About this RNA: Model confidence (mean pLDDT): 78 of 100. TPP riboswitch aptamer (THI element) from Rubrobacter sp., 114 nucleotides, folded computationally.

RNA sequence: UCGCGCUGUUAUGGGGAGCUCCCGGCGUAGGGGGCUGAGAGGGCGCUAAGGCUGCGCCGACCCCUUGAACCUGAUCCGGGUAAUGCCGGCGGAGGGAGGCAGACAACGUGGGUG
Numbered sequence: 001u002c003g004c005g006c007u008g009u010u011a012u013g014g015g016g017a018g019c020u021c022c023c024g025g026c027g028u029a030g031g032g033g034g035c036u037g038a039g040a041g042g043g044c045g046c047u048a049a050g051g052c053u054g055c056g057c058c059g060a061c062c063c064c065u066u067g068a069a070c071c072u073g074a075u076c077c078g079g080g081u082a083a084u085g086c087c088g089g090c091g092g093a094g095g096g097a098g099g100c101a102g103a104c105a106a107c108g109u110g111g112g113u114g
Stems, first nucleotide, its partner, number of pairs: 001111005006102005013063003018035006024053003042058005070095003076089004
């Protein structure tokens, strides 16, 4: 010196949806089974390739600094599996969850600078 801790208000804010088999669809984003899991796509809408079956919003579920929800490293390493972040390691490693307004004497805390 700046931010936060405080108060008010408003909205809530963040996140993932994999692997596999069968049937189907292609002017079309569908149906079913298996694995792990809290959750593996319930509703609406949009757009679209012959190698695609996606995207957005809402919902469900999980998590919100006391943060292992989740992401990065990672097309990583070991084990196991039909296969997969399935299990363990990596690892208490790094990151990680709103806006506006007000207060900020003192104290605490984090950063910057001298």
Of the family's consensus pairs, 100% are formed in the model. Its Rfam family is "TPP riboswitch aptamer (THI element)". Rfam's curators write: Vitamin B(1) in its active form thiamin pyrophosphate (TPP) is an essential coenzyme that is synthesised by coupling of pyrimidine and thiazole moieties in bacteria. Its family is annotated with thiamine pyrophosphate binding in the Gene Ontology.